[in-house]
Context: one part of a larger RNA
RNA sequence: UGACGGGGGCCCGCACAAGCGGUGGAGCAUGUGGUUUAAUUCGAUGCAACGCGAAGAACCUUACCUACUUUUGACAUCCUCAAAAGUUUCUAGAGAUAGAAAUGUGCCCGAAAGGGAAUUGAGAGACAGGUGCUGCAUGGCUGUCGUCAGCUCGUGUCGUGAGAUGUUGGGUUAAGUCCCGUAACGAGCGCAACCCUUAUCCUUAGUUGCCAUCCUAAUUUUAUUAGAGGAACUCUAAGGAGACUGCUGGUGAUAAACCGGAGGAAGGUGGGGAUGAUGUCAAGUCAUCAUGGUCUUUAUAAGUAGGGCUACACACGUGCUACAAUGGUCAGUACAAAGGGCGGCGAUCCUGCGAAGGGGAGCUAAUCUCAAAAAGCUGAUCAUAGUCCGGAUUGGAGUCUGCAACUCGACUCCAUGAAGUUGGAAUCGCUAGUAAUCGCGAAUCAGCAAUGUCGCGGUGAAUACGUUCUCGGGCCUUGUACA
Numbered sequence: 001u002g003a004c005g006g007g008g009g010c011c012c013g014c015a016c017a018a019g020c021g022g023u024g025g026a027g028c029a030u031g032u033g034g035u036u037u038a039a040u041u042c043g044a045u046g047c048a049a050c051g052c053g054a055a056g057a058a059c060c061u062u063a064c065c066u067a068c069u070u071u072u073g074a075c076a077u078c079c080u081c082a083a084a085a086g087u088u089u090c091u092a093g094a095g096a097u098a099g100a101a102a103u104g105u106g107c108c109c110g111a112a113a114g115g116g117a118a119u120u121g122a123g124a125g126a127c128a129g130g131u132g133c134u135g136c137a138u139g140g141c142u143g144u145c146g147u148c149a150g151c152u153c154g155u156g157u158c159g160u161g162a163g164a165u166g167u168u169g170g171g172u173u174a175a176g177u178c179c180c181g182u183a184a185c186g187a188g189c190g191c192a193a194c195c196c197u198u199a200u201c202c203u204u205a206g207u208u209g210c211c212a213u214c215c216u217a218a219u220u221u222u223a224u225u226a227g228a229g230g231a232a233c234u235c236u237a238a239g240g241a242g243a244c245u246g247c248u249g250g251u252g253a254u255a256a257a258c259c260g261g262a263g264g265a266a267g268g269u270g271g272g273g274a275u276g277a278u279g280u281c282a283a284g285u286c287a288u289c290a291u292g293g294u295c296u297u298u299a300u301a302a303g304u305a306g307g308g309c310u311a312c313a314c315a316c317g318u319g320c321u322a323c324a325a326u327g328g329u330c331a332g333u334a335c336a337a338a339g340g341g342c343g344g345c346g347a348u349c350c351u352g353c354g355a356a357g358g359g360g361a362g363c364u365a366a367u368c369u370c371a372a373a374a375a376g377c378u379g380a381u382c383a384u385a386g387u388c389c390g391g392a393u394u395g396g397a398g399u400c401u402g403c404a405a406c407u408c409g410a411c412u413c414c415a416u417g418a419a420g421u422u423g424g425a426a427u428c429g430c431u432a433g434u435a436a437u438c439g440c441g442a443a444u445c446a447g448c449a450a451u452g453u454c455g456c457g458g459u460g461a462a463u464a465c466g467u468u469c470u471c472g473g474g475c476c477u478u479g480u481a482c483a
Base pairs, nucleotide, nucleotide: 001483002482003480004479005478007477008476009475010474011473012472013471015467016466019430020429021428022427023426026321027320028319029318030317031316032315033314034312035311042053043052064307065306066305067304068303069302070301073127077126078125079123080122081121082120083119086103087102088101089100090099091098092097107116108115109114129296130295132294133293134292138290139289140285141284142283143281145279150189151188152187153186154185155184156165157164158163169180170179171178195273196272197271198270200241201240202239203238204237205236206235210230211229215227216226217225218224219223244267247261248260249259250258251257323423327382328381329380330379331378332377333376339370340369341368344363345362349358350357351356389420394415395414396413397412398411399410400409436459437458438457439456440455441454442453
C1' cells in the first nucleotide's frame, strides 16, 4: 500500500420489511446430469452452465456410429501430355461409383500451320486437408462485479524509503454531482450532457391516409358507400418550440442544495433505450473467424447409404396446461398496436364436420392481403361433482409439407378420458401503465417438435412504517500469526 475481520461509523440497492403473483406437489414441453448404447458428436458447470451456442437435428445440417469406397485427393497454386466444354441414353450397384454408346465442335490472335484463355481427363511431386490437441501460448469477441462511482496522471509539497498528499474534512447529490474549507494547483478516463424513442404544441406538405361543413346519386327510411369537393380533424414525416430549479415562499453558511407552490402536456435525471472507466475471475470461446506450437498424411483427410444426436429405473433447472363458478360450454356483439408478403401474401366464391382442397380478383403494399384480435360486454345453460373441470395417454380415419414422415413432423375429425381438489422444507420475480392477465406479429424456416426467443398493443392492481436483521456494493476509520 492492499486484502481480510462472526471490528466501528456513514450511505445505497426489490437486499430485507410491506404487498401481489409464482416455483417446489400433478401431467406434458424443453435443457442438463446420470445410465444405456455400435454411436447416443462437441462445447457451456455457483452467482455469471442447465428453452445456453441451436433465429428451427426426418435426408441435408452433422462434427458421431456401422458398412461400402477414394488416395495430389471434395477445395488452392504450379509442371507435362491429351481432349473443346457440355448434353443425352443404357447396364451393374443401397448409393458413392464403375463400364458402354450417341451427340457436339464454340471464344480470342492468325491468311494458314499453329498458339492462347476457360474447362475436363491422365501422370509426377511440391503440397492440399483436419469441427484433431492446447482458451494455461494468443488475437478478436463476450460474460461478471456494475451503469457500481469510481480509476489515474503532470507539476508542487511531505517522507531516508516503500509511499502519501491531491481523491481526506463540513454540507449536498442518482453521481469523485456541486459548494465551502484545505499544501496543494490543475488535468485525463468514467458521471452528466450531446444520440434514438415516447408524452404537448406550431409550421410546411396532402396520396394510397383523413371526411367537420357544403353539393349530387344509389339502396325502402335510418346509416353506409360512391362521385364531386375540402385541408378543418386524425394520421403520416420533415423542420421548429418546449423544462432550465427558469419564477416564487421557506430551510440552509449570504453557498451548493433541499422542502413546498404557481404556471404548464410534461417538474426537478419527465418515462424508456443505446452508451459499460481502470481493473477482477490464467472467467468463456482454438467448434464463428483468425492464429503460434504440436500431432495426423492409403488417414485423425475425402465420398456415399443407413442409423444416431429423439434411447430411459432415475435426479435437477427453465417453462406450458391445469386443479375450476372472478369458471366451463353455446349464441350474439365491440375496440388495437406493431410487423410480414413475388418460387410470396392470397380476397369474394364453390366443395368438405374439419385440417384443407378447387379457383384465382388484387397487391413489389398508408391502396391488396395475412387478419378472426382475445380477455371484454349481452343472453342462455351447468350447481360443487373428479363434474358439461382437466386434458395426458391410447385406438381408428384423414389433411399438408417434402425425393421420402418406420425409427423421428405438424395439424384435423371420431372415440378414449390418466394424474391433478392449490402443492413440505425451501425458494424466485416485481415499486406503475409496473406486477398480474389477454391476445397479435416476426426472425430462423419446404415443413416443424415454438409451450422457446425477440417485439406489439388491450385490461390493469396492491404495498413501501422503516433500515434492527439477511445478501451484495460504495466511502472513512481501526486491528492483523495474510501478500
This is a predicted structure of a 483-nucleotide part of an RNA (small-subunit ribosomal RNA, 3' major domain) from a metagenome. The RNAcentral record of the full RNA draws on SILVA.